Small-subunit ribosomal RNA, 5' domain from Lentisphaeria bacterium UBA2565, 502 nucleotides, folded computationally. The source organism's lineage runs through Bacteria, Pseudomonadati, Lentisphaerota and Lentisphaeria. Model confidence (mean pLDDT): 84 of 100. The sequence was found in a public genome assembly.
[in-house]
Context: one part of a larger RNA
RNA sequence: GAUUGAACGCUGGCGGCAUGGAUUAGGCAUGCAAGUCGAACGAUGAACUCUAGCUUGCUAGAGGAAUUAGUGGCGAAAGGGUGAGUAACACGUGAGUAAUCUGCCUUCAACUCGGGGAUAGCCUUUGGAAACGAAGAUUAAUACCGGAUGUGAAGUUUAAAUCGCAUGAUUUUAACUUUAAAAUUUUUUGGUUGGAGAUGGGCUCGCGUCCCAUUAGCUAGUUGGUAAGGUAACGGCUUACCAAGGCAACGACGGGUAGGUGGUCUGAGAGGAUGGUCACCCACACUGGAACUGAGACACUGUCCAGACUCCUACGGGAGGCUGCAGUCGAGAAUCUUCCGCAAUGGGCGAAAGCCUGACGGAGCAAUGCCGCGUGAAUGAUGAAGGCCUUCGGGUUGUAAAAUUCUGUCACCUGGGACGAAAUUUGACGGUACCAGGAGAGGAAGUGACGGCUAACUACGUGCCAGCAGCCGCGGUAAUACGUAGGUCACGAGCGUUAAUC
Repeated sequence: GAUUGAACGCUGGCGGCAUGGAUUAGGCAUGCAAGUCGAACGAUGAACUCUAGCUUGCUAGAGGAAUUAGUGGCGAAAGGGUGAGUAACACGUGAGUAAUCUGCCUUCAACUCGGGGAUAGCCUUUGGAAACGAAGAUUAAUACCGGAUGUGAAGUUUAAAUCGCAUGAUUUUAACUUUAAAAUUUUUUGGUUGGAGAUGGGCUCGCGUCCCAUUAGCUAGUUGGUAAGGUAACGGCUUACCAAGGCAACGACGGGUAGGUGGUCUGAGAGGAUGGUCACCCACACUGGAACUGAGACACUGUCCAGACUCCUACGGGAGGCUGCAGUCGAGAAUCUUCCGCAAUGGGCGAAAGCCUGACGGAGCAAUGCCGCGUGAAUGAUGAAGGCCUUCGGGUUGUAAAAUUCUGUCACCUGGGACGAAAUUUGACGGUACCAGGAGAGGAAGUGACGGCUAACUACGUGCCAGCAGCCGCGGUAAUACGUAGGUCACGAGCGUUAAUC
């Protein structure tokens, strides 16, 4: 000098765009943050309409379909948060998978036949304070289970051809196992099997990736083989048996620290430091462990077990998890509103209308940062008054003020008023931005320094005191270094200090 997710002191007019829990991955009151589909299903059947009866505002019947708890489907593995752990194929980069999976989507081929038994709900009874159940009867499906069909697909065996990169891969040929759901007048939307694609993963490998040798030896599933199991898949991934291997001064093992990268800051560069916001990847979800469901999880607002903590209880037993958005307590130098809206973009469900969405779009707060604008302009000498200094002559503040003539940015008042919406419906922001008119210099300047480094000096007070200080050093009676005043210098809605990096 530059820089910061900064804090502190003094000061503070406006706007735009960004940024804002870095410490206790400490504890959390409250509300919201994941639902949707009645065009899968049985029920429930409101408003309203019609008819009949009449005690004229009710009862019964028919139509009607709003509504919703339940079964079922899809979603809930995304989006959002945090950086505790992790020195690792975690990340980056480049390859491999002849060792692999992929719901929804696109495309191609074939099929969608015929049956059955339950169960939730509802009803009855019943246990419990509650959370939540139990028994009986009964009912439906695109829920569940057999049977038929097999274009095909998978496995075993038989035969042949082509190719490669070692195990092998692809194609063809003969015997056993596996499917489907309906709605509709039609259209159409579904379902099943298989091939291909796209997308997204899994796994393997080369190279790169902090400090300590005052860490020198480490290792028994350890290293390899055979066999079996397991996985979507290779593999000590697991198990049995066999062998005795494997790693290490090119730093094993141990300890410390740490999410990684694109990037960011600085620097002429080389390098050094750093990884907040944004993007990609990883890991985590009170702590530890486990699996279930599913195309996908070993699952933030799912399940089970254990633990700590908090809450309810009729003491028998139960409930909970903000490292989602707001908000609260605590600790801290320190970090915001318990706001508006689904109008836009995107996501989930649905045929659609639509519903949900603290993602997101916005507003609010904070000079936290960057950028822009303003706090007036011109003229104005008797160089006014006042202040300060003075050699008492004067000098300086200083064209500064006053005064005169103007201007109207910002702010203020009045009127108009968008784009963002594609599309005749639909705008949170927002009567906002912006435009026109009006009034009026009015409402808007501070902070630090002035001995040298370092731009800027005098007077008074104090008297090694009070104090200053980044370094050198000032202060003991004329202090340009302390305090105050006048003046000056620097930057300016900021200025200075502290912390940190180059």